[in-house]
């Protein structure tokens, strides 16, 4: 690296420096010489891991699981829902054909919504 598990609609900005691209990818849409992105310093957010307390399990302990508080440790994060969409299913709307008409059947396209998936990010494992 592969792979596994969890989470991803909340939250959190100032100063310095650099100087042209940046938001992973494609399209869209944004951010950016009123200086973005990056880097450095400080500040903050959050609570994944560690540590702490309680509970479940146990004869008891360990391990494991659940809950809680805290934020001095290890990460992470601080434009826009992971900025939106990308693939699939369903529903509604639109529309074509059949049918005398209603119910309804078959199909098409786009839009919207919901659910799932892919990809990605972060943490914890993993080797």
């Nucleotide at each position: 690296a592969a792979c596994u598990c969890a989470u991803c609609g909340a939250g959190a900005c100032c100063g310095g420096u650099c100087g042209a691209g940046g938001g992973a990818u494609a399209g869209g849409c944004c951010c950016g010489a009123c200086g973005a992105c990056g880097c450095c310093g400080g500040g903050g957010c959050a609570a994944c891991c560690a540590g702490c307390a309680g509970g479940a399990c146990u004869a008891a302990c360990c391990a494991u699981c659940c809950u809680g508080a805290a934020a001095a440790g290890g990460u992470g994060c601080c434009a826009a829902c992971u900025c939106c969409u990308g693939c699939g299913a369903u529903g509604c709307a639109u529309u074509g054909c059949g049918a005398a008409g209603a119910u309804u059947g078959c199909g098409a396209u786009u839009g919207c919504a919901u659910c799932g998936g892919u990809a990605g990010a972060u943490g914890a494992g993993g080797g």

The prediction has a mean pLDDT of 82. A computed fold for a 127-nucleotide RNA from a Woeseiaceae bacterium, annotated as SAM riboswitch aptamer (S box leader). It matches the Rfam family "SAM riboswitch aptamer (S box leader)". About the family: The SAM riboswitch is found upstream of a number of genes which code for proteins involved in methionine or cysteine biosynthesis in Gram-positive bacteria. The SAM riboswitch acts at the level of transcription termination control. The predicted structure consists of a complex stem-loop region followed by a single stem loop terminator region.